Context: one part of a larger RNA
RNA sequence: UUGGGCGUAAAGCGUAUGUAGGCGGCUAGAUAAGUCAGGCGUGCAAGCCCGUGGCUCAACCACGGAAUUGCGUUUGAAACUAUUUAGCUUGAGUACAGGAGAGGAAAGCGGAAUUCCCAGUGUAGCGGUGAAAUGCAUUGAUAUUGGGAAGAACAUCUGUGGCGAAGGCGGCUUUCUGGUCUGUUACUGACGCUGAGAUACGAAAGCCAGGGUAGCGAACGGGAUUAGAUACCCCGGUAGUCCUGGCUGUAAACGAUGGGCACUAGGUGCAGGAGGUAUCGAUCCCCUCUGUGCCGUAGCUAACGCGUUAAGUGAUCCACCUGGGGAGUACGUUCGCAAGAAUGAAACUC
Numbered sequence: 001u002u003g004g005g006c007g008u009a010a011a012g013c014g015u016a017u018g019u020a021g022g023c024g025g026c027u028a029g030a031u032a033a034g035u036c037a038g039g040c041g042u043g044c045a046a047g048c049c050c051g052u053g054g055c056u057c058a059a060c061c062a063c064g065g066a067a068u069u070g071c072g073u074u075u076g077a078a079a080c081u082a083u084u085u086a087g088c089u090u091g092a093g094u095a096c097a098g099g100a101g102a103g104g105a106a107a108g109c110g111g112a113a114u115u116c117c118c119a120g121u122g123u124a125g126c127g128g129u130g131a132a133a134u135g136c137a138u139u140g141a142u143a144u145u146g147g148g149a150a151g152a153a154c155a156u157c158u159g160u161g162g163c164g165a166a167g168g169c170g171g172c173u174u175u176c177u178g179g180u181c182u183g184u185u186a187c188u189g190a191c192g193c194u195g196a197g198a199u200a201c202g203a204a205a206g207c208c209a210g211g212g213u214a215g216c217g218a219a220c221g222g223g224a225u226u227a228g229a230u231a232c233c234c235c236g237g238u239a240g241u242c243c244u245g246g247c248u249g250u251a252a253a254c255g256a257u258g259g260g261c262a263c264u265a266g267g268u269g270c271a272g273g274a275g276g277u278a279u280c281g282a283u284c285c286c287c288u289c290u291g292u293g294c295c296g297u298a299g300c301u302a303a304c305g306c307g308u309u310a311a312g313u314g315a316u317c318c319a320c321c322u323g324g325g326g327a328g329u330a331c332g333u334u335c336g337c338a339a340g341a342a343u344g345a346a347a348c349u350c
Base pairs, nucleotide, nucleotide: 003322004321005320007304008303012318014201015200016199017198021194022193023192025088026087027086028085029084030083031082033081034080035077036076037075038074039073040072041071042070049065050064051063052062053061054060091191092188093187094186095184096183097182098181099180103177104176105175106174107173108172109171110154114150115149116148117147118146119145120144121143125136126135162169163168206247207246208245209244210243211242215241216240220236221235222234223233258317259316261314262313263312266295267294268293269292270291271290272289273288275286276285278283299306300305323350324349325348332343333342334341335340
C1' cells in the first nucleotide's frame, strides 16, 4: 500500500463559512466519452501451459496449439454514468402571516451585599481555629444607628428549562442586529451535500499600551501544624481578576461520539408552535411539526452500553489511526513582542 478501524483499547480537526475536488432528485429526447458485444490489425522470439514427436528414459530438444487478460481501428447496443436539450416539484431557497428565546453589540438605570470614609450610641474586647497564634482594638475596635464613596457580581424566579456553529450566554429598560420554529402553499426550479488548501470565530491563563481596583487572590511576608512543611489551616498581600484597543490560538475546547441524507417497534416527561373533537367557556382528550431528557424492541457491541437525538441498516464527502517507550521530543520551516503554537522524525530500547 491493500485491508481493517476511530464513545471507553491508537484514531473525529475546538467550531463554522467556503475555493478546488468528490458525490448528487423525478420525466422525456439527442449524442455515444465511459460501459458492453462482434470483426480486423497488432500484441518479437524464447519461456510458462496443453498435445505430438526425437535423443534407450529423463533432463534437454523439435513441431503444432493455446495463452499473450493490452493497444489501435471498425461495425453495432443505449440500461447505467457522462454531456446536452426540454420540462417537473418532492430536495434547497424566497415571499407572506404568526411564535418563543440568558443569541450578539452599544447606551442608560436599579436594589441587596462587601469594603472604606464621616458622625452618633456604647465599652473591652474582637477576630480566627481541631486548638492556637500572627492580626485588629482605650489615638475607642467588634456590635449597632444615620450619612457618603467605590468597584465587582446580579440571590429568589432557575427547571436533565431556553438560545447559540462552537467557545459560551442570566438584574431591568431602550436602540441596532443574527439565527430558528410553526402555518398557508404563492414564487424560483436541483439552485443541493461535503469540503484538501484558505478565511473567520474561539474558555481560562498569559503578553503589549492606557485606565480602574470593592471583594477575591498566584508570587511574597508572617502565624500555626510537623521530624521537616518551600503545603494543606489562619492573618496580611502584589500581579491578576474588571474596562478600552491589540496579540496569543490552546483546554478532559467532552456526548472523549465529524457533516448532511434516507430507512428501521414502542412507552413516558419537559419546552415552543399548528390543527381537530367535546364544551357557553375555562379546560380535557386526540393528532401533528420542531427541540430536549429518561426507559426500551429489533439490531449492534469485547464488554460496558447504544438503541428514530444510534454506537442499528444503507449510500456519500472530509479529518484521523496503524505496538509501548524514546516524543508531541530533536532538527528544519511557518507564525508570535515573548511565553510559546503549528508541522513533526530518527538512533536506541522492550
Molecule: small-subunit ribosomal RNA, central domain
Organism: uncultured bacterium